[in-house]
Predicted 3D model of a 470-nucleotide part of an RNA (small-subunit ribosomal RNA, 3' major domain) from an uncultured bacterium. Its Rfam family is "Bacterial small subunit ribosomal RNA". The coordinates come from a structure-prediction model, not an experiment, and the mean pLDDT is 82.
Context: one part of a larger RNA
RNA sequence: UGACGGGGGCCCGCACAAGCAGUGGAGUAUGUGGUUUAAUUCGACGCAACGCGAAGAACCUUACCAAGUCUUGACAUCCUGCGACGAUGCUAGAAAUAGUAUUUUCCUUUGGGACGCAGAGACAGGUGGUGCAUGGUUGUCGUCAGCUCGUGUCGUGAGAUGUUGGGUUAAGUCCCGCAACGAGCGCAACCCUUAUGGUCAGUUACUACGCAAGAGGACUCUGGCCAGACUGCCGUUGACAAAACGGAGGAAGGUGGGGAUGACGUCAAAUCAUCAUGCCCUUUAUGACUUGGGCUACACACGUACUACAAUGGCGUUAAACAAAGAGAAGCAAGACCGCGAGGUUGAGCAAAACUCAGAAACAACGUCCCCAGUUCGGACUGCAGGCUGCAACUCCCCUGCACGAAAUCGGAAUUGCUAGUAAUCGUGGAUCAACAUGCCACGGUGAAUACUUCCCCGGGCCUUGUACA
Repeated sequence: UGACGGGGGCCCGCACAAGCAGUGGAGUAUGUGGUUUAAUUCGACGCAACGCGAAGAACCUUACCAAGUCUUGACAUCCUGCGACGAUGCUAGAAAUAGUAUUUUCCUUUGGGACGCAGAGACAGGUGGUGCAUGGUUGUCGUCAGCUCGUGUCGUGAGAUGUUGGGUUAAGUCCCGCAACGAGCGCAACCCUUAUGGUCAGUUACUACGCAAGAGGACUCUGGCCAGACUGCCGUUGACAAAACGGAGGAAGGUGGGGAUGACGUCAAAUCAUCAUGCCCUUUAUGACUUGGGCUACACACGUACUACAAUGGCGUUAAACAAAGAGAAGCAAGACCGCGAGGUUGAGCAAAACUCAGAAACAACGUCCCCAGUUCGGACUGCAGGCUGCAACUCCCCUGCACGAAAUCGGAAUUGCUAGUAAUCGUGGAUCAACAUGCCACGGUGAAUACUUCCCCGGGCCUUGUACA
């Protein structure tokens, strides 16, 4: 000087407390461990691994296993020789592949080149190892308020000072003081979005006209510019400061809400399987191709979710009640017809403020409905019959109808999230994607309770003290 202390002081945070809803019990989905297996590919392991890489494993993906194959190779450059390559059939085969029949070049400066086959070797190849050799990227402490430097001064020196102190702040934020004076990276602001108004412009949006046409620019909306919020004004407190508290005006008040933004560093943190890369290893195989299987196994254990256990509910009918944000051409598909339905046939319109997906759902009203039950709760599992995608649905997809109708009656110890348009609850869309979502990312609807306080638990910041630690 740091680090640590079941030392002290001050301060903060959904950290406790006060509340609300959960998890832990059930069923299912999904990830992991373990076990099994020919293989169940690999990585991630306290917080910060476990609906994680994976925004989507039937084949492919795929890296794993079995079998069948290739060896200058599936991919790249160079040399020599040849001219096709390819396509369509047939035969063998699980296919890769091999054989066979027919057909068959292009550009050119005539040197050659493109493409393919054969050959020789230089080489290719490796999702093989090492993240403890690395780059790059990322997590975390933590959006915590810290981390440093120049000159000066003090100290033999390591170092100190500044950065400590008194106040204050979300903040090393600002003020005052001070052997310090300044500065840098962080904080804040500048950026995006949302909340208000003005102005300009506007079609596909809108409509003061019953519809249309026509017209219009008022309203809604869209998108440029501008205004607006700065403790600016008033009062009280304060040290005549910074600031705090209250008020006015205002759409908004003290960082208005949200996002992006992550200092010096810590964890030899994660990643050699995104990529790049040193070294090592491999080279008729640890490379490459194909078919089939596996990644989907199942005495069990854990994490994360979904659905419930019901009456604040379930079921049915009606009101075609009321959104936002998105996507669409190998696409979204209206309408009509067929089907109980999943869906099928046909197909208008739309590269979309135009057309389509698209019906929002909770909500509300009504019902001699159900009347507290394992039930008209709950829907797992199973049987039968179908549908879609796709070469292909057995291993191993999703959906529909009828039947079947399991556990579960609110969950032990323990434990999680959340302070406002939040929690809770209700639907909607998108990426990935042929098909496949209870996951992820986004969108809106309805919309709470509580916060006395900092004693205690956890984490963090500053000052100080002790130390057999560095």